A computed fold for a 348-nucleotide part of an RNA from an uncultured bacterium, annotated as small-subunit ribosomal RNA, central domain.
Its Rfam family is "Bacterial small subunit ribosomal RNA".
Context: one part of a larger RNA
RNA sequence: CUGGGUGUAAAGGGCGUGUAGGCGGAGACGCAAGUUGGGAGUGAAAUCCCGGGGCUCAACCCCGGAACUGCUUUCAAAACUGCGUCCCUUGAGUAUCGGAGAGGCGAGUGGAAUUCCUAGUGUAGCGGUGAAAUGCGUAGAUAUUAGGAGGAACACCAGUGGCGAAGGCGGCUUGCUGGACGACAACUGACGCUGAGGGCGCGAAAGCGUGGGGAGCAAAACAGGAUUAGAUACCCUGGUAGUCCACGCCGUAAACGAUGAAUGCUAGGUGUAGGGGCGAAAGCUUCUGUGCCGCAGUUAACACAAUAAGCAUUCCACCUGGGGAGUACGGCCGCAAGGUUGAAACUC
Numbered sequence: 001c002u003g004g005g006u007g008u009a010a011a012g013g014g015c016g017u018g019u020a021g022g023c024g025g026a027g028a029c030g031c032a033a034g035u036u037g038g039g040a041g042u043g044a045a046a047u048c049c050c051g052g053g054g055c056u057c058a059a060c061c062c063c064g065g066a067a068c069u070g071c072u073u074u075c076a077a078a079a080c081u082g083c084g085u086c087c088c089u090u091g092a093g094u095a096u097c098g099g100a101g102a103g104g105c106g107a108g109u110g111g112a113a114u115u116c117c118u119a120g121u122g123u124a125g126c127g128g129u130g131a132a133a134u135g136c137g138u139a140g141a142u143a144u145u146a147g148g149a150g151g152a153a154c155a156c157c158a159g160u161g162g163c164g165a166a167g168g169c170g171g172c173u174u175g176c177u178g179g180a181c182g183a184c185a186a187c188u189g190a191c192g193c194u195g196a197g198g199g200c201g202c203g204a205a206a207g208c209g210u211g212g213g214g215a216g217c218a219a220a221a222c223a224g225g226a227u228u229a230g231a232u233a234c235c236c237u238g239g240u241a242g243u244c245c246a247c248g249c250c251g252u253a254a255a256c257g258a259u260g261a262a263u264g265c266u267a268g269g270u271g272u273a274g275g276g277g278c279g280a281a282a283g284c285u286u287c288u289g290u291g292c293c294g295c296a297g298u299u300a301a302c303a304c305a306a307u308a309a310g311c312a313u314u315c316c317a318c319c320u321g322g323g324g325a326g327u328a329c330g331g332c333c334g335c336a337a338g339g340u341u342g343a344a345a346c347u348c
Stems, first nucleotide, its partner, number of pairs: 004319003007302002012316001014202004021194003025088001027086005033081002035077008049065006091191001092188003096183003103177007110154001115149007125136002162169002207249006216243002222238004260315006268293011297304002321348003330341004
């Protein structure tokens, strides 16, 4: 290189946008670069292969053929690819109408609960555990009533419900704003798909910088009490970073459906979300999503099965025995933590 693979065996990039590149719908005409056929020139000899011959054989040598799969040039063909022109509407997009949604950003606002403060009632316990103790409480706790402060999160609704590219998104009101879906078939006329080892952006949690905030969490660290042979733990009482906000970094994850994106095709059944058509209703039907079961087919099996892991096409990413190792070195990025790219010796 050919070839084989990537749900769980090694292997799908965390996600998007899009550059180069690769690939690309129907018809007509033209060109002839690729393509196909014919001719010409060249493709030295030796070597290799086939046939024959000479050294007693062989190696070796000689003769003939084939081959040298290539390049150049010329003539021709026009199915396919390509290029040019014209044209089409089914791919793609636009317009109009319509309903759905925790999609995003900002502002405002509500109630429950925890904690704390003040005041009242009230008295000896509270708390915690397997059992205890540390702890809190006669300076009046726990409980209970009223008022206040403050921060964070939004019970029920709530649903293998919805929305988002992914991360993710949940009280209510409002401003701005993105996308999807249905109906219609007016407009454009292939404007498409994919997408690097190039670019840009987004990206849970933890962590970092500056400033603010701090109720709860029990929350790393830390202190104490238990347990235990010990207990730098599991359990308990406390408790600082953190969790929250603003701005700026970090760029990772079991970033998972462990399943890249796009298009077409391939039995059914049954739920559910949002639209449309018919119908008085029951219901029938259609599109888009989201679940379960299941045929063909696939699969090592498990399972997948129109939301494919089936049958095909296009493009990208990735894999090639275990350990060493996602380490070392170097490069790039980062304030740091570290990230990214990523070996070898050796060993089984």